[in-house]
RNA sequence: AGAGUUUGAUCCUGGCUCAGGACGAACGCUGGCGGCGUGCCUAACACAUGCAAGUCAGGGGGAAAGGGAGCUUCGGCUUCCGAGUACACCGGCGAACGGGUGAGUAACGCGUAGCCAACCUGCCCGUGUCUCCGGAAUAACCACUCUAACGGGUGGCUAAAAACGGAUGCGCACCGAUGGGGCAUCCCAUAGGUGUGAAAGGCGCCCCUUAGGGGGCGCUGGACACGGAGGGGGCUGCGUCCCAUUAGGUCGUUGGUGAGGUAACGGCUCACCAAGCCGAUGAUGGGUAGCUGGCCUGAGAGGGUGGUCAGCCACACUGGGACUGAGACACGGCCCAGACUCCUACGGGAGGCAGCAGUGGGGAAUCUUCGGCAAUGGGCGAAAGCCUGACCGAGCGACGCCGCGUGCGGGAAGAAGCCCUUUGGGGUGUAAACCGCUGUAGCCGGGGAAGAAAGGCGUCCGUGCGGGGCGCAUCGGACAGUACCCGGAAAGUAAGCGCCGGCUAACUACGUGCCAGCAGCCGCGGUAAAACGUAGGGCGCAAGCGUUGUCCGGAAUCACUGGGUGUAAAGGGUGUGUAGGCGGGUCGGUCAGUCAAGGGUGAAAGGCGUCGGCUCAACCGACGAAACGCCCUUGAUACUGCCGAUCUUGAGUGCGGGAGAGGCUGGUGGAAUUCCUGGUGUAGCGGUGAAAUGCGUAGAUAUCAGGAGGAACACCGAAGGCGAAGGCAGCCAGCUGGCCCGCAACUGACGCUGAGGCACGAAAGCGUGGGGAGCAAACAGGAUUAGAUACCCUGGUAGUCCACGCCCUAAACGAUGCACGUUAGGCGUUGGGCUUGCUGCGGCAGGCUCAGUGCCGAAGCUAACGCGAUAAACGUGCCACCUGGGGAGUACGCUCGCAAGGGUGAAACUCAAAGGAAUUGACGGGAGCCCGCACAAGCGGUGGAUCAUGUGGUUUAAUUCGAUGCUACGCGAAGAACCUUACCUGGGCUCGAACUUCCGGUGGUAACCUGCUCGAAAGAGGGGUGACCACACCAUUGGGUGUGGAGCCGGAAGAGGUGCUGCAUGGCUGUCGUCAGCUCGUGCCGUGAGGUGUUGGGUUAAGUCCCGCAACGAGCGCAACCCCUGCUCUUAGUUGCCAGCACCUUUGAGGGUGGGCACUCUAAGAGGACUGCCUGCGCAAGCAGGAGGAAGGUGGGGACGACGUCAAGUCAUCAUGGCCUUUAUGCCCAGGGCUACACACGUGAUACAAUGGCCGCUACAGAGGGCAAAGCCGCAAGGCGGAGGCAAUCCCUAAAAGCGGUCUCAGUUCGGAUUGGAGUCUGCAACUCGACUCCAUGAAGGCGGAAUCGCUAGUAAUCGCGGAUCAGCAACGCCGCGGUGAAUACGUUCCCGGGCUCUGUACACACCGCCCGUCAAGCCAUGGGAGUCGGGGGUGCUCGAAGUCGCCGAUGAGGCGCCCACAGCACACCCGGCGACUGGGGCUAAGUCGUAACAAGGUAGCCGUACGGGAACGUGCGGCUG
Repeated sequence: AGAGUUUGAUCCUGGCUCAGGACGAACGCUGGCGGCGUGCCUAACACAUGCAAGUCAGGGGGAAAGGGAGCUUCGGCUUCCGAGUACACCGGCGAACGGGUGAGUAACGCGUAGCCAACCUGCCCGUGUCUCCGGAAUAACCACUCUAACGGGUGGCUAAAAACGGAUGCGCACCGAUGGGGCAUCCCAUAGGUGUGAAAGGCGCCCCUUAGGGGGCGCUGGACACGGAGGGGGCUGCGUCCCAUUAGGUCGUUGGUGAGGUAACGGCUCACCAAGCCGAUGAUGGGUAGCUGGCCUGAGAGGGUGGUCAGCCACACUGGGACUGAGACACGGCCCAGACUCCUACGGGAGGCAGCAGUGGGGAAUCUUCGGCAAUGGGCGAAAGCCUGACCGAGCGACGCCGCGUGCGGGAAGAAGCCCUUUGGGGUGUAAACCGCUGUAGCCGGGGAAGAAAGGCGUCCGUGCGGGGCGCAUCGGACAGUACCCGGAAAGUAAGCGCCGGCUAACUACGUGCCAGCAGCCGCGGUAAAACGUAGGGCGCAAGCGUUGUCCGGAAUCACUGGGUGUAAAGGGUGUGUAGGCGGGUCGGUCAGUCAAGGGUGAAAGGCGUCGGCUCAACCGACGAAACGCCCUUGAUACUGCCGAUCUUGAGUGCGGGAGAGGCUGGUGGAAUUCCUGGUGUAGCGGUGAAAUGCGUAGAUAUCAGGAGGAACACCGAAGGCGAAGGCAGCCAGCUGGCCCGCAACUGACGCUGAGGCACGAAAGCGUGGGGAGCAAACAGGAUUAGAUACCCUGGUAGUCCACGCCCUAAACGAUGCACGUUAGGCGUUGGGCUUGCUGCGGCAGGCUCAGUGCCGAAGCUAACGCGAUAAACGUGCCACCUGGGGAGUACGCUCGCAAGGGUGAAACUCAAAGGAAUUGACGGGAGCCCGCACAAGCGGUGGAUCAUGUGGUUUAAUUCGAUGCUACGCGAAGAACCUUACCUGGGCUCGAACUUCCGGUGGUAACCUGCUCGAAAGAGGGGUGACCACACCAUUGGGUGUGGAGCCGGAAGAGGUGCUGCAUGGCUGUCGUCAGCUCGUGCCGUGAGGUGUUGGGUUAAGUCCCGCAACGAGCGCAACCCCUGCUCUUAGUUGCCAGCACCUUUGAGGGUGGGCACUCUAAGAGGACUGCCUGCGCAAGCAGGAGGAAGGUGGGGACGACGUCAAGUCAUCAUGGCCUUUAUGCCCAGGGCUACACACGUGAUACAAUGGCCGCUACAGAGGGCAAAGCCGCAAGGCGGAGGCAAUCCCUAAAAGCGGUCUCAGUUCGGAUUGGAGUCUGCAACUCGACUCCAUGAAGGCGGAAUCGCUAGUAAUCGCGGAUCAGCAACGCCGCGGUGAAUACGUUCCCGGGCUCUGUACACACCGCCCGUCAAGCCAUGGGAGUCGGGGGUGCUCGAAGUCGCCGAUGAGGCGCCCACAGCACACCCGGCGACUGGGGCUAAGUCGUAACAAGGUAGCCGUACGGGAACGUGCGGCUG
């Protein structure tokens, strides 16, 4: 210090989220030790039990247990000690402190600074004086007595430092005088008068004594007064949360006079008088809350917080009240009332843990019914001492902070286990084992503190008291035998938690399969998940680690420091003006603000710095600095304020000119529409995309004339003018507001802004009354449509108009508040002024200038777009407004309105975005340019028929699988009868039909033979013959033995799989598309995405080339290089060729041979074409035409397919990851199926005929294959046959369209389906299910609806020929080959596809997009709601406890009265819960209806308003351009 998240990407705006720190915490998992802290945040809920406040040389009384002694009748008695003790009682002091809690309180409660001349103060300190006399009671106690208890009653005795009377007394009060002082009321000092008010004694020692007492000294107490200290009371300035959807509050209220009351001021209380007082600088009301020092966070400013510690306040079961007292309205006191609990003999009583422990309850959650007064402190006491749950300690809890440990060193190229693996290895990992060492903490043993000084006793010194020194003691320690120290043993007792997709540090495997689950945000999971679960590994922290909650931070996201408002949220619709804020020049005064110096205060603790104490640290101590604040004194006077004076530049006035749809009122004019009357006139008019409704023969429309009426004002007219805005338009008149220019006479800061207030405020709308031509919501009809509550048409009412009164909204917009100042230019335009020139004297043109209104632009600003002297620049002042989207401008409340509705204006809930500008694409029923058999033009087809073939569907045991818009469907199939074959049924085989390795076994084993059995075969079983190789050893004649190999048997690893996943893949392919595009480097532009280049002007088939240009180059594509073909040449000459020559043959054409290589041809090479030449146009590129040429402007065809798109196709060609299967999903076999058939579609073949059929005749190909010729037989398929041919030689081979004849328009001499019969061929086999032949049969079909396909030249059409596959063939398919050989293209409006540019966009999965509303379903929160329940305060009345006060009484008992808690009644009000029903809202993978919006969204959209409609919405009126 930032990061993630809106987008395809970008910049901005903006919210959400994360990383940090903190905690009185809680929860989960885990847990070794110690120190220091800390621990009911909830029920101020209720409390059992114990303890938490007593103490005392004032007083009267006064035990017992036990012990000693004496006596005894042995039962006991007496006495002494215990002891003047315990114990109550009277009395004194304390109990108002200490301790707890945070309910209440928004307040002088707290904080801070002051004031009291308006006050009190026990104990303590200082000073002074006093402490005299007197009597009368009472408790305890005793007796009797009541009561269950708590508690009393009656009688009797008694004391005091208890109570009372008297005396004296500085003082106080009043009267009045003098002097001094202060701060207004006043204060101080002094003399006099009147009145009033005190007391208490006790102890010790000494002396005297008449023995009653008296005196002295010391200590201690009491009284009065003055003063002090400390404590308290009161008053004041300033500060102290939220709501204005709380705006008015107040009757003791505000003040006065008098009185009462208090310690004291005061309306504190009362009587009377006055009518005030508080409030937008927020009264009153409501909500919430103890305040502070501080604490947490933060760079700071700030924000949050107020637990522990400290200060203050408040409270003590709830409410009220007083008493006592120095002090209380009193936590462990009293009285009353209430609720609750307990006891009860039912009559009546008792109680108050928010003291310490503890219990129940509540809760996510918070401790021991501990020890001790040893220390510190407190109460009482002269003291010893007693009391002290204050306190000091210990206990419990990882609740926090801090410290320590769980070992240290060595130890393998690295054990095992586990994990991963490409199977080689890698990881855990020096980690472990093992070896060596050490000993913190814990454990055992021993020693052992500081905290302690007082006090007591003794003694000495000193002294008025207090005090000081020394010594002594079994004196004095809860903690604690603790800390600490020493010794001992043993690595022995001690590691977890979270995380590993990004943010954010850390990755693999398996499991799971949108399931289970995760998740702080973004988001993961639908079969290879680093995101779920587990494991291994890793990262982080560590006796903890995570989670949750809360606060600050990040958040400049409420912006004082430090934000914004043209389009992101945000300028009020406009003006006028009140309060307020701000305010020109000069001089003087003042010194409030401001500044300076000094003083006071700012408690301590905390924080910070330094030093110090616990071994360190946490913790603790000392000192310092700091404490930004407030107050006081003194000073300064620049600025601001205030006061005074003055000035003219701000502002205004005056005078002279000027423009204008500025406003209001009255009048007036013409054009047009409509209507009425009349004329002319006839069949239509009108209206639309096309129509219809409508009007018209009762005479319309058209046309002419006349009349009526209402509304609006063409041209001028404009980027124009005026107005504050809304807005304002014929002309004339009247009334009237503002503005501009010039002059510089007047005023002299009179100014700017402006919360509230007031006024104005388009359209629609409302009220009353008029008016009503046209237009026109609603409404009606006609169309359109699936529907059409719309768009279009015909009608048409409110309304639009006027008057008066309301309404008060808008895209009321420049989406830009007002005022002032400053800051380049250029070009228009409106109104003035000055000036120059010209002039036809009207004026025109130029320059300067003021005011307005536009455009373009420098700087600057802006996220960008853009703004730019009319700022969105640079500054100043003031106002208004914003703070994520939705919910919602909604609800509730208030307010305004006749209503419609307006103003003000939330929350729950929900989302991770919603947005702005710009970029690249894609898209548009947007635009421009341009291509393509895209349309058009043309030729032939398809769609109809029959058949073939493929597909869908259906069927089936199976009809194997795949391909599915274009880009599947005569496709994978270039050959399904068996095979193929993947499917089905059945029969079989299992280490397998084929392959690799290993282990064990194996001699009658391998191999071979078999017309042996079963069987459909496969297979199962049987029979026969019967081995081999290598090595070693023995034997060495044959041979034997052993080991190993092959084989076989068994086993293992593993084979096999056309099983799944083409959405895990490679490869290959289709398609856009042979379209002309797609990119890069560097530079430049832009914050950036990105742009430029590649756009533009031309040109091209082409991003082809040229020109231009912030671009310059380059790559992949295009083209060319390659192949075929068209011309020529060279080379070569068999199998090809035969012109010429020779010979032979034939009647001849011809043929043969020799020969030749000229020609054709073959196949290798070369040439040729390049817009090269000419003309025209053009800057050029190039285009048009021409010449030559076999060929022209790419000659024709092919191969060749850029970046990419479609998760396109293929796991069934092949390959391949993963998954699945293993006597089967593998393998073999037989048969069946893939050939099914009501149907539907695609692709074809053949036709429907005469451009034809049939018959006959006769030429001319190319390319290819490997086959078969001649001849004979058969009607034919074919058979026999075998010459020739390993092929430019032979064969397939005949080419067919052609030509001639015939048929004559007919379901035919067209057409050939179908069916019957007979055959041929292939093949193991043609039943399911082959092709072909012959005879017979002769179906549909007469050119094909909507619709649709191909083709631009050697093309279409038409004709035949060949080949692959293949035994044969379902081939009419496919791939090739040649023959004959057209028509048409005006053109680019339209359909389809494509390229480039511009444009709009709410699309980016990209229009097959996005998206709106009703309805239906579920869930959630919420408004209204008859009511109902609870809470709160308020007003009035009633009742009225205790109690104070007053009155009566006697100063008594008692009674009465005012006030008053509680309670009751009445009335509204506020807050909340529930609530039948009801309203909308939000959310929720695949519901219904439509299509409103986004592209001109198919009727441009939106705003306000009104009416209408299932719904989005439609329409009217006015407005806006977004």
The RNA shown here (small-subunit ribosomal RNA) has 1522 nucleotides and comes from Kapaibacterium sp. (SeqCode). Lineage of the source: Bacteria > Bacteroidota > Eximiradiia > Eximiradiales > Kapaibacterium (SeqCode). Its Rfam family is "Bacterial small subunit ribosomal RNA". Rfam links the family to the GO terms structural constituent of ribosome and ribosome. RNAcentral holds the sequence, with entries from SILVA. The coordinates come from a structure-prediction model, not an experiment, and the mean pLDDT is 85.